[in-house]
Context: one part of a larger RNA
RNA sequence: UGACGGGGACCCGCACAAGCGGUGGAUGAUGUGGUUUAAUUCGAUGCAAUGCGAAAAACCUUACCCACCUUUGACAUGUAUGGAAGUCGCUAGAGAUAGCUUCGUGCUCGAAAGAGAACCAUAACACAGGUGCUGCAUGGCUGUCGUCAGCUCGUGUCGUGAGAUGUUGGGUUAAGUCCCGCAACGAGCGCAACCCUUGCCAUUAGUUGCUACAUUUAGUUGGGCACUCUAAUGGGACUGCCGGUGGCAAACCGGAGGAAGGUGGGGAUGACGUCAAGUCCUCAUGGCCCUUAUAGGUGGGGUUAUACACGUCAUACAAUGGCUGGUAUAAACGGUUGCCAACCCGUGAGGGGGAGUCAAUCCGAGAAAACCAGUCGUAGUCCGGAUCGUAGUCUGUAAUUUGACUACGUGAAGUUGGAAUCGCUAGUAAUCGUGGAUUAGAAUGUCACGGUGAAUACGUUUCCGGGUCUUGUAUA
Numbered sequence: 001u002g003a004c005g006g007g008g009a010c011c012c013g014c015a016c017a018a019g020c021g022g023u024g025g026a027u028g029a030u031g032u033g034g035u036u037u038a039a040u041u042c043g044a045u046g047c048a049a050u051g052c053g054a055a056a057a058a059c060c061u062u063a064c065c066c067a068c069c070u071u072u073g074a075c076a077u078g079u080a081u082g083g084a085a086g087u088c089g090c091u092a093g094a095g096a097u098a099g100c101u102u103c104g105u106g107c108u109c110g111a112a113a114g115a116g117a118a119c120c121a122u123a124a125c126a127c128a129g130g131u132g133c134u135g136c137a138u139g140g141c142u143g144u145c146g147u148c149a150g151c152u153c154g155u156g157u158c159g160u161g162a163g164a165u166g167u168u169g170g171g172u173u174a175a176g177u178c179c180c181g182c183a184a185c186g187a188g189c190g191c192a193a194c195c196c197u198u199g200c201c202a203u204u205a206g207u208u209g210c211u212a213c214a215u216u217u218a219g220u221u222g223g224g225c226a227c228u229c230u231a232a233u234g235g236g237a238c239u240g241c242c243g244g245u246g247g248c249a250a251a252c253c254g255g256a257g258g259a260a261g262g263u264g265g266g267g268a269u270g271a272c273g274u275c276a277a278g279u280c281c282u283c284a285u286g287g288c289c290c291u292u293a294u295a296g297g298u299g300g301g302g303u304u305a306u307a308c309a310c311g312u313c314a315u316a317c318a319a320u321g322g323c324u325g326g327u328a329u330a331a332a333c334g335g336u337u338g339c340c341a342a343c344c345c346g347u348g349a350g351g352g353g354g355a356g357u358c359a360a361u362c363c364g365a366g367a368a369a370a371c372c373a374g375u376c377g378u379a380g381u382c383c384g385g386a387u388c389g390u391a392g393u394c395u396g397u398a399a400u401u402u403g404a405c406u407a408c409g410u411g412a413a414g415u416u417g418g419a420a421u422c423g424c425u426a427g428u429a430a431u432c433g434u435g436g437a438u439u440a441g442a443a444u445g446u447c448a449c450g451g452u453g454a455a456u457a458c459g460u461u462u463c464c465g466g467g468u469c470u471u472g473u474a475u476a
Base pairs, nucleotide, nucleotide: 001476002475004472005471007470008469009468010467011466012465013464015460016459019424020423021422022421023420026315027314028313029312030311031310032309033308034306035305042053043052064301065300066299067298068297069296070295073127077126078125079123080122081121082120083119086103089100090099091098092097107116108115109114129290130289132288133287134286138284139283140279141278142277143275145273150189151188152187153186154185155184156165157164158163169180170179171178195267196266197265198264200235201234202233203232204231205230206229209225210224211223213222214221238261241255242254243253244252245251317417321376322375323374324373325372326371333364334363335362338357339356343352344351345350383414388409389408390407391406392405393404394403430452431451432450433449434448435447436446
């Protein structure tokens, strides 16, 4: 000087407490471990691995296994020789591939001969190739402590020196935020602000948007741009004003006005560093290793196995509910390899159909909980829907291993879950539906969107994590 203490003081955080809802019990989905397997490819492993890389494993992907094949190679550059490239088809084979066959001569320069570019084939070698190893050789990127308030430097001063001071102290703050004091005076990286979004107003603009007037079945038509909305530019909030507390400070408490009040709400933004943290399977790269194979191609299989254990979710166990009928109201987003209306067929998944639409115009598109009416009457039920059977639909060469969905039948466990443990402080939790990316097809995951909309916080004794100061006979 650090780190550490079941030392001390102070402070903060859904850390506890106060509440609400979960997980742990059931069934299923998904990931992991284990086991199995020809292979179940690889990585990730306390918090900070386990719906993670993977924003999509039927083939492909694919790295794994089996079988069949290739060896200058699927890909790059260079040399030589020949030929334009390419195209039609047949045979063998699981295919890769192998053999045969048909048509065909282009472009640029040049008068021509010929040369050249691009592409193809053959030959030999330099080389290609490697998702092979090492993340403890590395770059880049990322997680984490932690959006915690810290981490440092110059000069000066003090100390023999390591170092100290500044950065400590008294207040205050979300904050090393600010004020005062002080052998310190300044400065940098962080904090804050500048950025995006949301909440109020104004100006400009008025179509595809809106509509007070007239009109219509209908913003449909006329008229209009007031209003809503859209999207550009501005305004607005600064402890600015008032009172109190405080040291005539910083600031705090209360109030006014205001759409908004003390960082207004949310996001982006992650200091010096820590964990030899993660990644050589994104990419790049040193070294090592393979080179008729650890490279390359094809077909099939596997990554989807399953006595079991764990994590994360979905659905439930019902009456604040299930079912039937009626009726109302969003936001955000996507659409030409597309979205697909009206209408017709089908119980339905879906099929036909073809208008519109490169979109404030058309379409996806019906929001659902809610509300109204009826029914069920506490039962393993009109709860719950697993599982299984049959018949179908769609995508796609192909749905058997192994897709999603529909109809009919079947109707398992489950009656609120032990010890323990998780999330959340407001438009939040809880609950309800909607959309996007990925896709030919395939979400209970993920990312976004809105609808309905709570309870509680006395407080800091204790548990956990963090910060500051101080202390210690113990430690480097």
Molecule: small-subunit ribosomal RNA, 3' major domain
Organism: metagenome